[in-house]
RNA sequence: UCAGACGGCCGGAUGGCUGCGCUUGGAUGGGCAACCGUCCGGGUGAGGAAAGUCCGGGCUCCACGGAAACACGGUGCCGGCUAACGGCCGGCGGGGGCGACCCCAGGGAAAGUGCCACAGAGAACAGACCGCCUGUCCGCUUCGCCCUUGGGUGAUCGGAUCGGCAAGGGUGAAACGGUGGGGUAAGAGCCCACCGCGCGACCGGCAACGGGAGCGGCACGGCAAACCCCACCGGGAGCAAGACCAAAUAGGGACGGCACGCCGGGAAACCGGCACGCGGGUUUCCGCGCCGUCGUCCGGGUCGGUCGCGCGAGGUGUUCGGCAACGGGCAUCCCAGAGGAAUGGCCAUCUCCCGUCCAGGUUCGCUUGGGUGGGGACAGAACCCGGCUUACAGGCCGUCUGACUCU
Numbered sequence: 001u002c003a004g005a006c007g008g009c010c011g012g013a014u015g016g017c018u019g020c021g022c023u024u025g026g027a028u029g030g031g032c033a034a035c036c037g038u039c040c041g042g043g044u045g046a047g048g049a050a051a052g053u054c055c056g057g058g059c060u061c062c063a064c065g066g067a068a069a070c071a072c073g074g075u076g077c078c079g080g081c082u083a084a085c086g087g088c089c090g091g092c093g094g095g096g097g098c099g100a101c102c103c104c105a106g107g108g109a110a111a112g113u114g115c116c117a118c119a120g121a122g123a124a125c126a127g128a129c130c131g132c133c134u135g136u137c138c139g140c141u142u143c144g145c146c147c148u149u150g151g152g153u154g155a156u157c158g159g160a161u162c163g164g165c166a167a168g169g170g171u172g173a174a175a176c177g178g179u180g181g182g183g184u185a186a187g188a189g190c191c192c193a194c195c196g197c198g199c200g201a202c203c204g205g206c207a208a209c210g211g212g213a214g215c216g217g218c219a220c221g222g223c224a225a226a227c228c229c230c231a232c233c234g235g236g237a238g239c240a241a242g243a244c245c246a247a248a249u250a251g252g253g254a255c256g257g258c259a260c261g262c263c264g265g266g267a268a269a270c271c272g273g274c275a276c277g278c279g280g281g282u283u284u285c286c287g288c289g290c291c292g293u294c295g296u297c298c299g300g301g302u303c304g305g306u307c308g309c310g311c312g313a314g315g316u317g318u319u320c321g322g323c324a325a326c327g328g329g330c331a332u333c334c335c336a337g338a339g340g341a342a343u344g345g346c347c348a349u350c351u352c353c354c355g356u357c358c359a360g361g362u363u364c365g366c367u368u369g370g371g372u373g374g375g376g377a378c379a380g381a382a383c384c385c386g387g388c389u390u391a392c393a394g395g396c397c398g399u400c401u402g403a404c405u406c407u
Base pairs, nucleotide, nucleotide: 001403002402003401004400005399006398007397008396009395010394012350013349014348015347016346017345018344020045021044022043023042024041025040026039027038028037029036030035047378051389052388054387055386056385057384058383059238060237061236062235072234073233074232075231076230077091078090079089080088081087092106093104094103095102096101107229108228112227113226114223115222116221129169130168131165132164133163135161136160137159138158139157142155143154144153145152146151147150177195178194179193180192181191182190196218197216198215199214202211203210204209242307243306244305245304252298253297254296255295256294257293258292261274262273263272264271265270276289277288278287279286280285314333315332316331317330318329319328320327321326351376352375353374354373355372356371357370358369359368360367361366
């Protein structure tokens, strides 16, 4: 200098004018009330993700005697951190990269069930298509030997067949260890050496795991993001949770005033009969009404209003312990909170980025100064907190790796 790896941070600045939310002081208005507005002044007002609402908690209500089990869902190497987690830190194992470093749903396949497409003979206590080999039979291959033209016999070649084999070919993502030698009719862990694999005394480590004397001819293919087994975790719903205050009207209750057609029973409530009114066209008969009303108070709920609502697993700085995540101490700060939702707009100066023009320098890659035009991402709190994931113009810092060059 170039190419990279990892971690952290910022996310335009200042001023003026003009709005908006919350809060506070003063003035003032509305409402029966609970409470709510208006004006003036002061203070204060988004994020690193406020987002997705994926995981974990706080808080609230409901359910529940405790504990456990079944079912269902989730998590899944080991140790630690944490309020908790599927998060984080540190290790282990596997894979990738020359390297810094990155990635992994990473328990159990010798408990059982199931699956392994296509191709292929055969896909799991496998299989024989081509091929290799012994025997038997046949022959229009070739060669040799024996006896009289023909026949016999041995080898070879071709074909058929009873068997043996799994080395070689071929299929496949995967074919029941690999390479070499011995062995054999041909072969084969059949035997041997090395490699791989399994078991493994013992050693190191809290553990995952690592090392490993020795033993075993090889037994045990893959898939659990298939069922399943094992271990651990989980009661449900969510701030429209929930709590409080509290109109009008209707309905409930208590008390009081007024009014009750007659008779009988009864303390009363009420029951029976008669009368009256209305309806069924009329009578008998049947049904309904006469059975309330006014006032005060109480309780529940509705409209409405308030709280919940931000002093917190809090921020910043520093120090101690720890490799770290994190934890402890000390100092200091108070930092949006509404109502379906305020945090905005304009202008000026500066800043950053991109383009362009002029001038200077240049190792021709660029670079310095000035002018000019455009742009400043993703996004928007809604009960709160810890994570994860996703989006993001432009920029800054630190540690480390590889290559090249110079001294």
A computed fold for a 407-nucleotide RNA from Enhydrobacter sp., annotated as Bacterial RNase P class A. The coordinates come from a structure-prediction model, not an experiment, and the mean pLDDT is 75. A source record names the gene rnpB. The source organism's lineage runs through Bacteria, Pseudomonadati, Pseudomonadota, Hyphomicrobiales and Enhydrobacter.